[in-house]
RNA sequence: GCGGAAGGCUGGACGGCCGCGGGGUCAAUCUGUCUUGGGAUGGGAAGACCUCGAGGAAAGUCCGGACUCCACAAAGCAACGGUGCCGGGUAACGCCCGGCGGGGGUAACCCCAGGGAAAGCGCCACAGAAAACAGACCGCCUGUGCGCGGAUCGGGCAACCGAUAUCACACGCAGGUCAGGGUGAAACGGUGGGGUAAGAGCCCACCGCAGGACGGGCAACCGGACUGGCACGGCAAGCCCCACCGGGAGCAAUGCCAAAUAGGGACCGCGCGCCAAAGGCCUUCGGGCACAAGGCGGGGCCGCUUUAGCCCCAGCAGGUCCGGGUUGGCAGCUAGAGGGCCAUGGGCAACCAUGGUUCAAGAUGAAUGGUCGUCUCGGGUGGUUCGCCGCCUAUGACAAAAUCCGGCUUAUAGGCCUUCCGCGCAA
Repeated sequence: GCGGAAGGCUGGACGGCCGCGGGGUCAAUCUGUCUUGGGAUGGGAAGACCUCGAGGAAAGUCCGGACUCCACAAAGCAACGGUGCCGGGUAACGCCCGGCGGGGGUAACCCCAGGGAAAGCGCCACAGAAAACAGACCGCCUGUGCGCGGAUCGGGCAACCGAUAUCACACGCAGGUCAGGGUGAAACGGUGGGGUAAGAGCCCACCGCAGGACGGGCAACCGGACUGGCACGGCAAGCCCCACCGGGAGCAAUGCCAAAUAGGGACCGCGCGCCAAAGGCCUUCGGGCACAAGGCGGGGCCGCUUUAGCCCCAGCAGGUCCGGGUUGGCAGCUAGAGGGCCAUGGGCAACCAUGGUUCAAGAUGAAUGGUCGUCUCGGGUGGUUCGCCGCCUAUGACAAAAUCCGGCUUAUAGGCCUUCCGCGCAA
């Protein structure tokens, strides 16, 4: 100097005028009640001043919670869903940190839906002989049959005929083989050697695979003497099995005030039972009658069960459906598991503890804007003596709170900083 990797900050500044929302102070002035009056108390209020007022993602609504209700509860189970190597952090998480294993990259670094395929089921198209106790296409070897050619011998002038053993080629059949070639994403270990008729873990060496004394590490896991010719692939982001975690809804939760309507309609709803105090009435004084607190039994309030609690028992509690009213105001609503900075201590780190200091939107058809001027970074453009000068432009990225917080994911013009890797050059 060029290329690459990881992390962080910022993403305009200043001033004038006019205009918004929250909070605070002052307040002309208005009004209710009490009071003879003065005054007390409550509510409102023009206006003035001070102060605060959008993000790193406010987005996605993907996780985890705080908080509220179901329900004044507790426990277990089922269903459904989630996570998935080890250790740590955190209120918690599917997040973060550090490791282990696997993959990519020369490297810095980056990625992984990372438990189980010998519990079971299922899938692997097409191609290929064959895709999981599969299978024999081309080829190679052996035997045999037939045909042809060559060699030798005999007969023949020759053409040619016959015999012998063997070599080679082609085809058919039988057997052996999958090392070589082919198909495919993947073919029942790989390379080399020996051996064989040819070949194969058939045998050997190394690698791989399955075990594995012993050692290191909290662990995942790593190393590993030694043993064994060892094999029956992949997919679980297919169902499934295993371990662990999870109740459901959500601020349009929920609560209060005011107001209004239809105390609406239909259907379902087991049993509809037994005992019975006190008091009341009647009495032939033995008792009887009606009502009824309470008890048992039954039904219900959560998908099921147990305990606890509550409600109801005749058209009841409760359940299902249809329909009507309320579209107003207040609270919830913003100081928390808070954020930033500094210091000390612990930790590789994430982070934790202590101390100091500083900061803070709360709207409700939804506030923070408009305009003018100056500056700065970047961009565009003209000239140029390449030093620079002039003009335009903050219309110049992604983008807007709505209960809050911790994360993840997605989008992002430009500017700046730190560290690391590779290549080249110079000293």
Predicted 3D model of a 427-nucleotide RNA (Bacterial RNase P class A) from an uncultured Rhodobacteraceae bacterium. Its Rfam family is "Bacterial RNase P class A". The family's RNA type in Rfam is ribozyme. Rfam's curators write: Ribonuclease P (RNase P) is a ubiquitous endoribonuclease, found in archaea, bacteria and eukarya as well as chloroplasts and mitochondria. Model confidence (mean pLDDT): 77 of 100.